[in-house]
Context: one part of a larger RNA
RNA sequence: UCCUACGAGUUUUCGUCUUUCCCAAGUCUAAGGGCUUAUGGCCCGGAGGCAAAGUGAAAGCGAGCGUGAAAUAGCGCGCGAGGGAAAGGCGAAAGACCCGAAGCCAGUCGAUCUAUCCCUGGGCAGGGUGAAGGUGGUGGAUAACACUGCUGGAGGCCCGAACCGGUGAGUUGUGCAAAACUCUCGGAUGACCUGGGGAUAGGGGUGAAAGGCCUAUCUAGGCUGGAAAUAGCUGGUUCUCCCCGAAAUAGCUUUAGGGCUAGCCUCAGGCGUUUCCUUGGUACGGUAGAGCACUGGAAGAGAUAGCUUACCUUUUUGGUGGCUAUCUCUACCAAACUCCGAAUGUAUCAAGGUAAGAGCCUGGGAGUCAGAGGGUGGGGGAGAAGCUCCAUUCUCGCGAGGGGAACAACCCAGACCCCAAGCUAAGGCCCCGAAAUCCGGGCUAAGUGCUAAAUUAAGGAAGUAGAAUUCCUCAGACAACCGGAAGGUGAGCUCAGAAGCAGCUAUCCUUUAAAAAGUGCGUAACAGCUUACCGGUCGAGGAAUUCUGCGCCGAAGAUUUAUAGGGGCUCAAGCCCGGUGCCGAAGCUGGGGUCCCCCAGAUAUACAUCUGGGGGGAGGUAGGGGAGCGUUCCCACCGGGCUGAAGGCAAAAAGUGAUUUUUGCUGGACUGGUGGGAAGUGAGAAUGUAGGA
Repeated sequence: UCCUACGAGUUUUCGUCUUUCCCAAGUCUAAGGGCUUAUGGCCCGGAGGCAAAGUGAAAGCGAGCGUGAAAUAGCGCGCGAGGGAAAGGCGAAAGACCCGAAGCCAGUCGAUCUAUCCCUGGGCAGGGUGAAGGUGGUGGAUAACACUGCUGGAGGCCCGAACCGGUGAGUUGUGCAAAACUCUCGGAUGACCUGGGGAUAGGGGUGAAAGGCCUAUCUAGGCUGGAAAUAGCUGGUUCUCCCCGAAAUAGCUUUAGGGCUAGCCUCAGGCGUUUCCUUGGUACGGUAGAGCACUGGAAGAGAUAGCUUACCUUUUUGGUGGCUAUCUCUACCAAACUCCGAAUGUAUCAAGGUAAGAGCCUGGGAGUCAGAGGGUGGGGGAGAAGCUCCAUUCUCGCGAGGGGAACAACCCAGACCCCAAGCUAAGGCCCCGAAAUCCGGGCUAAGUGCUAAAUUAAGGAAGUAGAAUUCCUCAGACAACCGGAAGGUGAGCUCAGAAGCAGCUAUCCUUUAAAAAGUGCGUAACAGCUUACCGGUCGAGGAAUUCUGCGCCGAAGAUUUAUAGGGGCUCAAGCCCGGUGCCGAAGCUGGGGUCCCCCAGAUAUACAUCUGGGGGGAGGUAGGGGAGCGUUCCCACCGGGCUGAAGGCAAAAAGUGAUUUUUGCUGGACUGGUGGGAAGUGAGAAUGUAGGA
């Protein structure tokens, strides 16, 4: 991993609702008992329960009662048949759909491992060092004491085997081994190691103390029991078809991944257009926008008044500047500003349309309370996020099909089934690849582009196309070429110098066709070159600015071009404008079929069945409702079977399906149908359980 078997909403009591049945102002028996063909059946048994009257806090009154001083006022609750049984839905109490803790408590078993202690034994090659003490010598006073030779043999002394340990590295890591092996390393006469016997027990022991150890188990041992502890958590929960079909919100919650009530779904009964859409009328309102009349902000100009530490004039007044306040004019800003003010929206009335799985009421059953993305309007964030929080709408969720290369949410479009029929949507029509190498007019030269979005800016440029404005021009423009570009003067100041060209100030006059007190190079300063400006040559358009389309630069990433899907594409297969046709989906249409709802009719009233009909419907998770298939057993009736039952293998047929039937082979003794009844009633998943491969 696979196969086979097993494996999860049960049972009891009570409550409530639905359906069916029995009796009915009643209804039902319970315990118990009798009979019997005895896990059963029949019959007693009315004790008791529920109902038959309510109302008030109560006294009480009573088809009424309470409230009220009272009321023949009002208001509140009453004045409608119940009781029992069965089945089903749901709830409560129980293990309560199944499996799953870590834990808590009780009682017991453990010190053959290990910790410490007690009793009694055992063990420690060899080598080294050489304490005290003793004894002799020397000094000293025949001392103490000091030094010294010999002797001596101390030590949690030194080196190092056994023994005890376990430092570092490697090997191993389905091992030799549930802790080992190799090399290396620590202690090795000691707080040493060790045999045998014994003591201490679970909130307890023991601990040179690490929460260590107490039999591969220790922040409280093992085993058994309480026990099916509890689990707002995870996982799993078994046949079919048909109808409808959500929610991810609000409030509250020691609440936030759980609940309760409401909202939204479904079923039954009731009401009968109340629903929904459009139009019109009448109301509501302060958003978008706009505005500055209020509240604030804020720019410029002016007026008036006050102040002024600045400057000028100063005899003062004053003038210039600044500041503050008010006013006028011009131009502005605001979620918490408004003199104004939409669209959309909401309520209501009326008319018209629609007849929808519309609306409302009562009751049974739910699920949902993590939502997600897109558009729009906003808050937070950074006018970030596949970000976050609201509002509104769409889709996904629970939605298949076509398009988008691929791609829950984008675009188109809502799949009952079948068809080798047709028309379209979005999107496409050179090839991959269905359909135009279609038609007309432009643009782009960048492979720009061939991308709805899936990044691109400030900035720069005689790219190119179009539009507009102003100006020059045969009295010769623009460009180019030839020539001129002078004098006062080297302007003045400054400066070592400053001569057009470091800097400052001024920027005149003359001769002229024209020529700056000089446009840019250049010099130390001059010089030199050049420009403005003028003439000539030439001979027809030229200059400047603005707007627009499409392009260019700006433009950088990591395996390989590598983000047009690819090939590839240039009067296009790119971009813009216009046109015709075609392709293209589970959409629509056509043909055939099934089911559901509604209506009408028939049959024996209903349930139900059949027939007909116009119409409508059939995507679907959680979930609600309906109808069925199959398994085991029981009762009744009817069958089958050694001339071959069940079971097995295979084929064919029937049914929307669960399934069923038939035939053949196998098998060798039981078994089916109908009508009822009862359940240990359906397996693919639970790191499911057992067995097998």
The part of an RNA shown here (large-subunit ribosomal RNA, domain II) has 693 nucleotides and comes from a Candidatus Parcubacteria bacterium. Its Rfam family is "Bacterial large subunit ribosomal RNA". Rfam links the family to the GO terms ribosome and structural constituent of ribosome. The full RNA is in RNAcentral, with records from ENA.